[in-house]
RNA sequence: GGGCGUGUGGCUCAGUGGUAGAGCGCUUUCCUGAUAAGAAAGAGGUCCUUGGUUCGAUCCCAAGCACGCCCA
Repeated sequence: GGGCGUGUGGCUCAGUGGUAGAGCGCUUUCCUGAUAAGAAAGAGGUCCUUGGUUCGAUCCCAAGCACGCCCA
């Protein structure tokens, strides 16, 4: 330098056009003599950035950024 892939709560990942979810973690409560386990409730994400398409974008298109892989 060229090609491909990935980017979504603290972590690992779903969601493939209609105002974003799970597991683990965190907080509170219940349970217990106390902890663990278990049960219930809750907080936490301008979906990497900027444009474009669309009535409407996490999703489609373009450029950029970060990371990974391959080639040179």